Molecule: c-di-AMP riboswitch aptamer (ydaO/yuaA leader)
Organism: soil metagenome
RNA sequence: AGCCUAAGCCCGCCUGGUUAGGGGGCGCGGGGGAACCGGUUGGAUGGCCUACAGGCCAGGGGCGAAUCGCGGUGAGCCGCGUAGCGCAACUCUUUCAGCGCGAGCCCGACAGCUAACCCCGCAGGCGAUAAGAAAG
Numbered sequence: 001a002g003c004c005u006a007a008g009c010c011c012g013c014c015u016g017g018u019u020a021g022g023g024g025g026c027g028c029g030g031g032g033g034a035a036c037c038g039g040u041u042g043g044a045u046g047g048c049c050u051a052c053a054g055g056c057c058a059g060g061g062g063c064g065a066a067u068c069g070c071g072g073u074g075a076g077c078c079g080c081g082u083a084g085c086g087c088a089a090c091u092c093u094u095u096c097a098g099c100g101c102g103a104g105c106c107c108g109a110c111a112g113c114u115a116a117c118c119c120c121g122c123a124g125g126c127g128a129u130a131a132g133a134a135a136g
Stems, first nucleotide, its partner, number of pairs: 002126003008026004013022003027122006037112001046057004059110001060107004068081005084101004092136005
């Protein structure tokens, strides 16, 4: 250079750590939240700690492609698959073959959809190896 991802661009503002922080604008992304619709008559709530303010967690929920199945292990974890996801160099779509991922975190008893409205994020990680073919 380029890639994953919402995670980018701009500022004549403030600070001065000057490739920075704060603030603002645009843009992108996420959550909460009526009616209608859906759902429901099983189901309500439970366990532990406590200084009684509260805390941890079965349950339930959210971000994400990252779900589910089988096997191994006392557990932790590991292996093989799998829904799904990504890459390939001018750009987009599709097909075939190829190479990878298929994690992790958060809320804290609680949330269906959801207009108005309210709230939040713009981080992090790869990368000098390679870049296949066909059709439009």